[in-house]
Molecule: Guanidine-I riboswitch aptamer
Organism: Paenibacillus sp. J45TS6
RNA sequence: AGAAACGUUUUCUAGGGUUCCGCAGAUGAGGUAAGAUGAUCUGGUCUGGUCCGAGGGAAAACGCACGAAUCUACUGGAUUCGUGUUAUCACGGAGGGACAAAAGCCCGGGAGAU
Repeated sequence: AGAAACGUUUUCUAGGGUUCCGCAGAUGAGGUAAGAUGAUCUGGUCUGGUCCGAGGGAAAACGCACGAAUCUACUGGAUUCGUGUUAUCACGGAGGGACAAAAGCCCGGGAGAU
């Protein structure tokens, strides 16, 4: 800047891994009566914090549609309120991609299936 209306965004959860923190172990240095402290390496088959996180999970807001009222510069627009935003809708690989890495994230309401 523009688009979208089984719309968008935010927060949370199921879930996810391991950048950072923490935790555990090992090694070394200085130091000590013994330590504390600090550094390096390994571990997510470490509960965790940071982090990622659902089309088919949750909540909210905005937007959108319709209706009403008021205002107005009146074939329109603005503001407020209400209803709806849905069907008891939604089975779903493999493979690939990103970030540190993985995933119900993205490709994807895809390919397929019914």